This is a predicted structure of a 463-nucleotide part of an RNA (small-subunit ribosomal RNA, 3' major domain) from an uncultured bacterium. Its mean pLDDT, the model's own confidence on a scale to 100, is 86. The RNAcentral record of the full RNA draws on ENA and SILVA.

Context: one part of a larger RNA
């Protein structure tokens, strides 16, 4: 000087408390451990791994296993020789591949040849998702959007170092004020950026019967403790009030200081070193990543009457669409099919929003709750749904009667409940993720305690 303390003082945070809803019990989905396996590819492991990389595992992906093949190689550069390239087709084979048949004579040219392309050969080389994240770059997580971390000069100290940055107030804030052997400065804080809320202007093939207007998308205004009042040290600032669409950081986002954890990633990419080289490289078929006595994490659906079912009826926002979205209409119980209008989309389509509201029914029951599981029949995508897809219909109807110890989220348009869209994507195991709106609460006396953090101080056998 730090770190640490079941030392002290002060302060903060959904940290506790106050409250609302969950998890832990059930079934299922999904990830992980373990077990199993020829293989169940690899990574991630307190917080900071476990619906994480994976924003799409039937083949492909794919890195794993079994088997069948190749060896200058699936891919790059260079050299030599031959040939048109290319397309169609036959045989064997699971394919990769091997062996034949046919069509075909291009482009530039100084007529030597050349540029792509194929085959053969040679060796330099290629190739490796092989190892090392404790050799690295880059990127990310975390403390933490916490208020801190430093520098120049000066001063103090033999020195390490201190001071500044301590103190009194104040703030979300090392924010600001006062004071001070310090005076200044930098990275952080705040502001500048984006979205939403109010107003004005400009423009408009969306809306309306029409027009002020709604809306769309651009520009600007508006909020600054500016005004009043009280408190305080005549300060910073704090309490209250007026006006206002909005106050005292208006709400949300983007933004993450010096550093910490030899944190994570050599499998996104890049890269040093090591290592494999007829194989640890490459191609192919099939299998596996989907297994299942168990254990854990994250979720979905429920256990019902504030409910289930049936009929009628209302109101969004944000997105996506040409190898696409697909209307009307027709037949089908339905999935889906036929059909073909419109739309490169404020124009057409996906599209119905759902909870809600109105009416009816059920009468507390393992039920008209719940829907797992299984049987049968069908539909769709795709070369192909056996291992191993999704959807529909009929039948079947399991556990579950509110969940032990323990534990999580949330302070307002939030939680909770309700539906909608998108990416990935042929299809989909999405209940995930990312976004969107609808309905819309309760509680906070407070900081003793639990957890994490900040400032000062004290102890110290640690560095």
């Nucleotide at each position: 000087a730090g770190a640490c303390g079941g030392g002290g003082a002060c302060c903060c945070a959904c940290a506790c408390a106050a409250g609302c809803g969950g998890u832990g019990g059930a079934g299922c989905a999904u990830g992980u451990g373990g077990g199993u396996u020829a293989a169940u590819u690899c990574g991630a492991c307190a917080g900071u791994a476990a619906a994480c990389g994976a924003a799409g595992c039937a083949c492909c992906u794919u890195a794993c296993c079994u088997g069948g093949a190749c060896u200058u190689g699936a891919c790059a550069u260079c050299c030599u020789g031959c040939g048109g390239a290319u397309c169609c087709u036959c045989u064997g084979g699971a394919a990769a591949c091997a062996g034949g048949g046919g069509a075909g004579u291009g482009c530039c040219u100084u007529c030597g040849g050349g540029a792509a392309c194929g085959c053969a050969g040679u060796g330099a080389c290629a190739g490796g998702u092989g190892c090392u994240g404790c050799a690295u770059g880059g990127u990310c997580g975390u403390c933490g959007u916490c208020a801190g971390c430093u520098c120049g000069u000066g001063u103090c100290g033999u020195g390490a170092g201190a001071u500044g940055u301590a103190c009194g107030g104040u703030u979300c804030a090392g924010u600001c004020c006062g004071g001070c052997a310090a005076c200044g400065a930098g990275c952080g804080c705040a502001a500048c950026c984006c979205u939403c809320g109010c107003c004005a202007c400009u423009a408009g093939u969306u809306g309306u019967a029409c027009u002020u207007u709604u809306c769309u998308a651009g520009u600007g205004g508006g909020a600054c403790u500016g005004c009043c009042u009280c408190g305080c040290a005549c300060a910073a600032c704090g309490g209250g009030g007026a006006g206002g669409a909005a106050g005292g950081u208006g709400a949300g986002g983007a933004u993450g200081a010096c550093g910490u954890c030899a944190g994570a990633u050599c499998a996104g990419c890049a890269u040093g070193g090591c290592u494999c080289u007829u194989a640890c490289g490459u191609c192919c078929a099939g299998g596996g990543c989907a297994c299942c006595a168990c254990a854990c994490g994250u979720g979905c659906u429920a256990c019902a009457a504030u409910g289930g079912c049936c009929g009628g009826u209302a109101c969004a926002g944000a997105g996506g669409g040409u190898a696409g979205c697909c209307a009307a209409c027709c037949a089908g119980u339905a999935a889906g099919g036929g059909g073909g209008a419109g739309c490169c989309a404020a124009u057409c389509c996906c599209a119905a929003a759902a909870a809600g509201c109105c009416g009816g029914u059920c009468c507390c029951a393992g039920u008209u709750c719940a829907g797992a599981u299984u049987g049968a029949g069908g539909g769709c995508u795709g070369c192909a749904a056996c291992u191993c897809g999704c959807c529909c219909u009929c039948a079947u109807g399991a556990a579950g009667g509110a969940g032990g110890a323990a534990u999580c989220g949330c302070u307002a348009g939030u939680a909770a409940c309700c539906g909608u869209g998108g990416g990935u994507c042929a299809g989909c195991g999405a209940u995930a993720c990312c976004a969107c709106g609808g309905u819309g609460a309760a509680u906070a006396u407070g900081u003793u305690c639990c957890u994490g953090g900040g400032u000062c101080u004290u102890g110290c056998a640690c560095u």